[in-house]
Large-subunit ribosomal RNA, domain VI from a Patescibacteria group bacterium, 250 nucleotides, folded computationally. Lineage of the source: Bacteria > Bacteria candidate phyla. The RNAcentral record of the full RNA draws on ENA.
Context: one part of a larger RNA
RNA sequence: CGUGGAACAUUGCGAGAACAAUUCCUUAGUACGAGAGGACCGGGAAUUACGAACCUCUAGUGUGCCUGCUGUUCUACCAAGAGCAUCGCAGGGUAGCUACGUUCGGCACGGAUAAACGCUGAAAGCAUCUAAGCGUGAAGCCGUUCUCAAGAUUAAUGUUCGUCAUAGGACCCUCCGAGACGAGGAGGUUGAUAGGUGGUAGGUGUACAAGUCGCGAGACUUUGAGCCGAGCCAUACUAAUAGUCCAAUG
Repeated sequence: CGUGGAACAUUGCGAGAACAAUUCCUUAGUACGAGAGGACCGGGAAUUACGAACCUCUAGUGUGCCUGCUGUUCUACCAAGAGCAUCGCAGGGUAGCUACGUUCGGCACGGAUAAACGCUGAAAGCAUCUAAGCGUGAAGCCGUUCUCAAGAUUAAUGUUCGUCAUAGGACCCUCCGAGACGAGGAGGUUGAUAGGUGGUAGGUGUACAAGUCGCGAGACUUUGAGCCGAGCCAUACUAAUAGUCCAAUG
């Protein structure tokens, strides 16, 4: 931009992905074979590699979370802190993102076939799977499974709404499990969209200060304290105000 105004829900022309393998048990030490050895077919269990999704568990990361520690400068000093030193170093760690983690997948079935094996059967009184006709038959082909999908210009279908300021959409703003930007999604006061605030799952591990004890370094009590809390719940305190544009023509 088109599909002759929209919103929502579909169909599926077509395209893509996947369809892998091993070991063990059993059938059965059976068939077969002098023995040595040793099956087809069928049933069951497990695993590997690969793929997808996810974060309950395990593990990693987690540079504006908590704690410990060193040097130095500063906050007048003590105490308590802040800056810098690879995030200063070290021990842990929520969400998120991950794998080393968890769950799931390959199945089964149908159709037409290849090689091959057949039935009936002439040409050619026989024979012959083939010439007419009819079957069996592969991880392969076409379906079946999953994903996308009407630019499928053959531009589809259904329902509802809409015709001169209306349906609807956009700008703008608050944002996101969405994202390079567009896009997509959740919202815009008839509001929980983000922040804040109050709680809380959870993280760290007993704050400052005071008191008691100890010559002291320190210990104990108030105290599972204080601090944090990307998750969850609630709450209009702050910000989503006000408004504008396009729009069925040609």